[in-house]
RNA sequence: CUGCAACCGUUGGGGUGCCUCGUAGGAGGCUGAGAGACGCGACCCGCGUUAACCCAUCGAACCUGAUCCGGGCAAUACCGGCGUAGGGAACGGUCAAGUCGCGCAA
Numbered sequence: 001c002u003g004c005a006a007c008c009g010u011u012g013g014g015g016u017g018c019c020u021c022g023u024a025g026g027a028g029g030c031u032g033a034g035a036g037a038c039g040c041g042a043c044c045c046g047c048g049u050u051a052a053c054c055c056a057u058c059g060a061a062c063c064u065g066a067u068c069c070g071g072g073c074a075a076u077a078c079c080g081g082c083g084u085a086g087g088g089a090a091c092g093g094u095c096a097a098g099u100c101g102c103g104c105a106a
Base pairs, nucleotide, nucleotide: 001098002097006094007093008092009091010090011056012055013054014053017030018029019028020027021026036050037049038048039047040046041045062087063086064085068081069080070079071078
């Protein structure tokens, strides 16, 4: 100087769905790493903040295509396909190993 795997730090990115009961306070079930809490407006939805979780270019975290296709389910991106598609948020440190230079000894 380069720097694997892994880890750490900082920073950043992301989603929050489906169903039943209830009748509005909430309770329960499914998948999942994650479906939380609070506030505002609204009325069963949107926005904001935040917790947890996941992911960060070696990038299927997540978004688009998509009101897509096949299977399955009580229902849902639930599973698979699409997917070698198009997008998508990074820097620093520790470190295996290696290279170069210098010094010392034989």
This is a predicted structure of a 106-nucleotide RNA (TPP riboswitch aptamer (THI element)) from uncultured Pelagimonas sp. It matches the Rfam family "TPP riboswitch aptamer (THI element)". About the family: Vitamin B(1) in its active form thiamin pyrophosphate (TPP) is an essential coenzyme that is synthesised by coupling of pyrimidine and thiazole moieties in bacteria. The prediction has a mean pLDDT of 76. It was read from a public genome assembly, where an Rfam model found it. The organism belongs to Pelagimonas, within Bacteria.